RNAcentral holds the full RNA, with entries from SILVA. A computed fold for a 347-nucleotide part of an RNA from a marine metagenome, annotated as small-subunit ribosomal RNA, central domain. The coordinates come from a structure-prediction model, not an experiment, and the mean pLDDT is 86.

Context: one part of a larger RNA
RNA sequence: CUUAAGGCGUAAAGGAUGUGUAGGUGGAUAUAGAUGUCUUGAAUUUAAAGGUUAGGUAUAAAGCUUAUUAUAAUCAAGAAACACUAUGUCUAGAGUUAGAUAGAGGAUUGUGGAACGACCAAGGUAUCGAUAAAAUGAGUAAAUCUUGGUAAGAACACCAAAGGCGAAGGCAACAAUCUGGGUUUUAACUGACGCUGAAACAUGAAAGUCUAGGUAGCAAAGACGAUUUGAUACCGUUGUAGUCUAGACCCUCAACGAUGUAAACUAGGUGUAAGAUAUUUUAUUUUGUGCCGAAGGUAACCCGAUAAGUUUACCGCCUGAAAACUACGACCGCAAGGUUAAAACUC
Numbered sequence: 001c002u003u004a005a006g007g008c009g010u011a012a013a014g015g016a017u018g019u020g021u022a023g024g025u026g027g028a029u030a031u032a033g034a035u036g037u038c039u040u041g042a043a044u045u046u047a048a049a050g051g052u053u054a055g056g057u058a059u060a061a062a063g064c065u066u067a068u069u070a071u072a073a074u075c076a077a078g079a080a081a082c083a084c085u086a087u088g089u090c091u092a093g094a095g096u097u098a099g100a101u102a103g104a105g106g107a108u109u110g111u112g113g114a115a116c117g118a119c120c121a122a123g124g125u126a127u128c129g130a131u132a133a134a135a136u137g138a139g140u141a142a143a144u145c146u147u148g149g150u151a152a153g154a155a156c157a158c159c160a161a162a163g164g165c166g167a168a169g170g171c172a173a174c175a176a177u178c179u180g181g182g183u184u185u186u187a188a189c190u191g192a193c194g195c196u197g198a199a200a201c202a203u204g205a206a207a208g209u210c211u212a213g214g215u216a217g218c219a220a221a222g223a224c225g226a227u228u229u230g231a232u233a234c235c236g237u238u239g240u241a242g243u244c245u246a247g248a249c250c251c252u253c254a255a256c257g258a259u260g261u262a263a264a265c266u267a268g269g270u271g272u273a274a275g276a277u278a279u280u281u282u283a284u285u286u287u288g289u290g291c292c293g294a295a296g297g298u299a300a301c302c303c304g305a306u307a308a309g310u311u312u313a314c315c316g317c318c319u320g321a322a323a324a325c326u327a328c329g330a331c332c333g334c335a336a337g338g339u340u341a342a343a344a345c346u347c
Stems, first nucleotide, its partner, number of pairs: 005319004009301002014315001016203004023196003027090007035083002037079006044073002051069001053067005093193001094190004098185004105179007112156001118150006127138002164171002208249006217243002222238004260314006268292011296303002320347002329340004
């Protein structure tokens, strides 16, 4: 130095997820056009040098020299496979209607039982609790323990599974109301309406912020007791924010399958979830979700129809380490901070 290249599961690199504008790209078939594309021709330009080809010079090569040509643009005449444009047709992609169906998918309201702590009453008397061992701590103002009752908050044992649903984050007691998406079967309908997707918009765990409530348990900070050379920790006793609800912000993560989305093709075996069909202890088949493996791939590990195989379309991203998920600036935020994102010095 590499960028006209090679890559992105683990070496640098897939955006946290979706909807979707521009753009890119796109099924079968008929006719027409001729913009791209291809063929032929023309005239002019394409500085020189360099390059190609063929001569000259020179003993030979380099060199020097003469001509030619490639490439691109313009015009004319044609070709019509592919792309494109116009007009039609079609049903294999996509979608709609109908029957069936599974689910912790979402929102709201109500209900329930177990348990922890608190309070009240009764029984009962000196310890309880904690730990490796202790101490701090609780208790004669009657605790721990046992029985009955009351109010409150938070979470839902078993079922439960490599199980299910959702775009991701995530979702689990029960019932009702409202509501999104999926799968499957058969027929009919629309007739390419598709795929991807910069920008934009929406959603986005936990922690954190604001306002108003709530606060049983747990528990950053704080306090104390231990341990220790010390112990701003691990262990113990406490304990406030917080955790919960409503509304509004924040916008990050090992937001992971460390694997972008969509489509086609490429041995099998074995579980499991939801359907369909038949000749129903089973077999076939569709869609999910796991394991093992053929070909093939991979540096190896491993991947292997849920690909990291063979291909296509589109987006995002990477380009030695460190400085640096930083500085400055800009935008966003109440703040905390977030997004975008360098350089010098050094190796």
Background:
Its Rfam family is "Bacterial small subunit ribosomal RNA".